[in-house]
């Protein structure tokens, strides 16, 4: 120099003038100030926060899966571990298949308590072209997938049959928190894939969402129609307490909460309250921004992160919804895009510019 | 702003690992019948399953990401 690898930052600047939205002074014109993003997106995870009686327990169901650690938490992050892919910098993946069930088309002899189609090998028989029975998984065909691989001995022909190295199962010993590795012994070799089939294990999760929720005002036909707030028994003067079924309960059971009033012979009314039709409002206010917050320096850590101080923010906060538009200058000519209850992520989109580490080839010193 | 749903010929849809390079039906094309049409008969065309990745031997199907559509919730009595 070429080729590639991992990560980071920025996201046009600046003046004039004219506008929105908010917030401070101000009697009031006025003034002075603040105003979108790395994703505010997809809404895909996880907290917070607020209601559900919100309390406990079980299951079901749903999601997570290699180890530790890091965090409010998580399916994020960080450092490792095994394979698998690349020459390399890197990148990708990851519980269990011997708890049980289930599938594996076509093709193929056999697709999993294995199996003889062709081939080899013996043995009978024979009309000599073969048949028949046994052996036999070494070689051949099929298939995504064929029951340890290479040699060598050995056999009638073969076969872990035996024997070396590789693999693999068991122990046991050393290293590590662990995944796991590394060494010795011992075994002849075991049931092949699929858990993004169902399922086992382990660990998490209760449901709903800021149109959550709470408060204030208006206005109405303050309308209709249906459900509707158990029963029995005991003890007590009463109130009212206990018990047995039974109903309600933001999956489902169980605990466990709750089951009003009046009148009464059966048994009937009323109110709270739920559902559906109508009917009005389409207004404020709180939630709503100072938070797991930024920024700098120590300290601990491989590292994500955590600890200590000191600074700074108290001024986006809308609700037909502000956050703009015109005109000069500059540059390397500006891309994806618009907050909506807040954080912590991940995925996705992004012109164009700068940096930082690395790693392969050449060539030179 | 929040929570469910769906997405296969032009138009309804069938399907739920292999029997599916996807079936049925209207509807188009041609071709018989008819003097023509229109009905009947017969053949046929049309679908990369919204897209893109990934799991299997194998995906419309299963799991991950996107896109594009519809649906619902608002407060008082």
């Nucleotide at each position: 120099a070429u080729a590639g690898c991992a990560g980071g930052g920025g996201a046009g600047g600046g003046g004039u003038u004219c506008g929105c939205u908010c917030c401070u002074u101000u009697a009031a014109a006025a003034a002075g100030g603040a105003g979108a993003g790395g994703a505010a997106a997809g809404u895909c995870c996880g907290g917070g926060c607020u209601c559900c009686a919100a309390g406990a327990g079980a299951c079901a169901u749903u999601g997570u899966g290699c180890u530790u650690c890091c965090u409010a938490a998580c399916a994020g992050g960080a450092a490792g571990u095994u394979c698998u892919g690349g020459c390399g910098a890197c990148a990708g993946a990851a519980g269990g298949a011997a708890a049980g069930u289930g599938c594996c088309a076509c093709a193929g002899a056999a697709a999993a308590u294995a199996a003889a189609c062709c081939g080899c090998c013996u043995u009978u028989c024979u009309g000599a072209g073969g048949a028949a029975a046994g052996g036999u998984a070494a070689g051949g065909g099929u298939g995504a997938a064929a029951a340890g691989g290479u040699g060598a001995g050995g056999u009638a022909a073969g076969a872990g049959c035996u024997c070396a190295c590789c693999g693999c199962a068991u122990a046991g010993c050393u290293g590590g928190u662990g995944a796991c590795a590394g060494c010795u012994a011992u075994g002849g070799c075991a049931g092949g894939g699929c858990a993004a089939a169902c399922c086992c294990c382990a660990c998490a999760a209760g449901g709903a969402g800021c149109a959550a929720u709470g408060c204030c005002a208006a206005g109405u036909a303050g309308g209709c129609u249906c459900c509707g707030a158990a029963a029995u028994c005991u003890u007590u003067u009463u109130u009212a307490a206990g018990a047995u079924u039974g109903a309600u309960g933001u999956g489902u059971c169980u605990c466990c909460a709750u089951c009003c009033c009046c009148a009464u012979a059966c048994u009937g009314g009323g109110u709270a309250g739920g559902a559906g039709c109508g009917g009005g409002u389409a207004g404020g206010c709180a939630g709503c921004a100072a938070g797991a917050c930024a920024g700098a320096u120590c300290u601990g850590g491989c590292a994500a992160c955590a600890g200590a101080u000191c600074u700074g923010c108290u001024a986006a906060g809308a609700u037909g919804a502000a956050u703009g538009a015109a005109c000069c200058c500059c540059c390397a000519a500006g891309a994806c895009a618009g907050a909506a209850c807040c954080c912590g992520g991940c995925u996705u989109a992004u012109a164009c510019c700068c940096c930082u580490g690395c790693u392969a080839u050449a060539a030179u010193u | 702003g929040c929570c469910c749903c769906c997405g296969u010929c032009g138009u309804c849809u069938a399907g739920a690992g292999g029997c599916c390079c996807a079936g049925g039906a209207c509807g188009c094309c041609a071709c018989c019948c008819u003097u023509u049409c229109a009905a009947g008969g017969u053949g046929g065309a049309a679908a990369u399953c919204g897209c893109g990745g990934g799991u299997u031997c194998g995906a419309a199907u299963c799991c991950c990401g996107c896109c594009g559509g519809g649906g619902g919730c608002a407060c008082c009595a």
Predicted 3D model of RNase P RNA and transfer RNA as a complex of 442 nucleotides. Its mean pLDDT, the model's own confidence on a scale to 100, is 80.